About this RNA: FMN riboswitch aptamer (RFN element), 114 nucleotides, folded computationally.

RNA sequence: UCAAUUCUUCGAGGUUGUGUGCAAGCCACGACCGGCGGUAAAGUCCGCAAGCCUACAGGCCGAACUGGUGAAAUUCCAGUACCGACGGUAUAGUCCGGAUGAGAGAAGAAUGCU
Numbered sequence: 001u002c003a004a005u006u007c008u009u010c011g012a013g014g015u016u017g018u019g020u021g022c023a024a025g026c027c028a029c030g031a032c033c034g035g036c037g038g039u040a041a042a043g044u045c046c047g048c049a050a051g052c053c054u055a056c057a058g059g060c061c062g063a064a065c066u067g068g069u070g071a072a073a074u075u076c077c078a079g080u081a082c083c084g085a086c087g088g089u090a091u092a093g094u095c096c097g098g099a100u101g102a103g104a105g106a107a108g109a110a111u112g113c114u
Stems, first nucleotide, its partner, number of pairs: 002112001004111007015030001017029003031094002033084002035048004043082002051060003064080005086097003
C1' cells in the first nucleotide's frame, strides 16, 4: 500500500396551537419530521434497507414540478406542491406495540495476500 477473513462499536426523526366531540397527538384546520449507498449536497432521480405477501422459488413496495446560478444540480437557491408499513385505539408518517429486535450501511481493531 492493499485483496480476503474474523471481531467490536455505532446505525430514524416528528403534533406545547384551534375546532368538534362523552372520548381524538387518530377527524377538520394548522404545526412538525425525513434511514443507507450513488450522483453537484436528494423523503419525491437510480439502487438498497425496512415493511407487506408467500406455494419459501420468489413477488409487492409512496411521493415534484417551475424558474435561477453553474462546466455539471428533478440534489444548491427561490417559489409552489406531494408522500409516508403492519397490529392496537375515535379513522394515526408523528401515540402505544412487535422492537433491549432486525437492518442497508458507517467507523475502527486484529490477522494477512500482493